Small-subunit ribosomal RNA, central domain from Candidatus Avelusimicrobium pecoris, 350 nucleotides, folded computationally.
It matches the Rfam family "Bacterial small subunit ribosomal RNA". Its family is annotated with structural constituent of ribosome and ribosome in the Gene Ontology.
Taxonomically the source falls in Candidatus Avelusimicrobium (Bacteria, Pseudomonadati, Elusimicrobiota, Elusimicrobiaceae).

Context: one part of a larger RNA
């Protein structure tokens, strides 16, 4: 390399954007790189097969034919691929009318709740728990009322609802921005798909430097539980969690299911839109385009289940696997401030 494969058995980069590369619509015309076809040289000899012959067979050996599946030139074909040159709209994209939305980012700003401080009423508990006890409280607590700080998150609406490329995104109001639907078919004329490399975004923890610091809580301390309790309970507490510039670069980063296209019963809910019908409107209801869900045929599948959001039939690019430990480990490289991360073995064994 062939081959087969990648939801749960091994295998889909965590996601974008993108260079090379690879592969790409419809029509005509030219070419003649691939392709195809004839003709001619050369493809040594042996080998290989075939006949047919020598050693008593055979192995061997000799002699003939076929081959030598290539290469080169020349001569034609012109369907397909290339390559050019004219054209075209369905692909892609622009523009024209409207929509919906937690999509980012930044400033302002709200009300509830929990701690805290101040006062005031009030007096002996409170709080916790399977039960307790550690804690807190007569220096006056818990409870209640009124005042004030301060930080963090936004009950109801909330919905297998919306929004994003994934990480993700929910209190309101301004401001800046990015993507998406859907009509319309007015312009552009393949301008596309996919991506080795490269780049860019990335939960949570955690690291650096400055701030902040209500509640919550690794570590720790104390009280119980047990034989023991380095845990689960419960009292308390630093890191961190929150801002603000920088790093880390990994997750069950999952639909455990790469990305575009095309195809191939159907019933049902639901979210945005578009037309129609219908009405005084509006809803009902019919057809349509895009998302999301529940079920269900053909087919698929080891099975379980997938089934127009496919795991179905097809097409192109891309990543990835190749029995089990040893290992995602060693060693080397590159990255990092460090944790580490990313590349990636072999011996040995079963």
């Nucleotide at each position: 390399c062939u081959a087969g494969g990648c939801g749960u058995a091994a295998a889909g980069c965590g996601c974008g954007c993108g260079u090379a590369g690879g592969c790409g619509g419809a029509a005509u015309g030219u070419u003649a790189a691939g392709u195809c076809u004839g003709u001619u040289g050369u493809g040594u000899a042996a080998u290989c097969u075939c006949u047919g012959g020598g050693c008593u067979c055979a192995a061997c050996c000799c002699a003939g034919a076929a081959a030598c599946u290539g290469c080169a030139a020349c001569a034609g074909a012109a369907a397909c691929u290339g390559a050019u040159a004219u054209u075209c709209u369905u692909g892609a994209g622009u523009g024209a009318g409207g929509c919906a939305g937690a999509g980012g980012a930044a400033a302002u700003c709200g009300g509830a709740a929990u701690u805290c401080c101040u006062a005031g009423u009030g007096u002996a508990g409170c709080a916790g728990u399977g039960a307790a006890a550690u804690g807190c409280g007569u220096a006056g607590a818990u409870a209640u009322u009124a005042g004030g700080a301060g930080g963090a998150a936004c009950a109801c609406c909330g919905g297998u609802g919306g929004c994003g490329a994934a990480a993700g995104c929910g209190g309101a109001u301004u401001u800046c921005u990015g993507g998406g639907c859907c009509u319309u078919u007015a312009c552009u004329g393949a301008c596309g798909c996919u991506c080795a490399a490269g780049u860019g975004c990335g939960a949570a923890a955690g690291c650096u430097a400055g701030g902040g610091g209500a509640g919550c809580a690794a570590a720790c301390g104390g009280g119980a539980u047990u034989a023991g309790a380095u845990a689960c309970c419960c009292c308390g507490g630093u890191a961190g969690u929150c801002c603000u510039a920088g790093c880390c670069g990994u997750a069950a980063a999952c639909g455990a299911u790469g990305a575009u296209a095309a195809c191939u019963a159907g019933u049902u809910g639901u979210g945005g839109g578009a037309g129609g019908u219908a009405u005084c409107g509006a809803c009902c209801c019919c057809u349509u385009c895009c998302g999301u869900g529940a079920c269900g045929c053909c087919g698929c599948u080891a099975a379980c289940g997938c089934a127009u959001u496919a795991a179905g039939u097809u097409a192109u690019c891309c990543g990835c696997c190749u029995g089990g430990g040893g290992a995602g480990u060693a060693c080397g490289g590159c990255c990092g401030c460090a944790a580490g991360g990313u590349u990636a073995a072999a011996a040995c064994u079963c």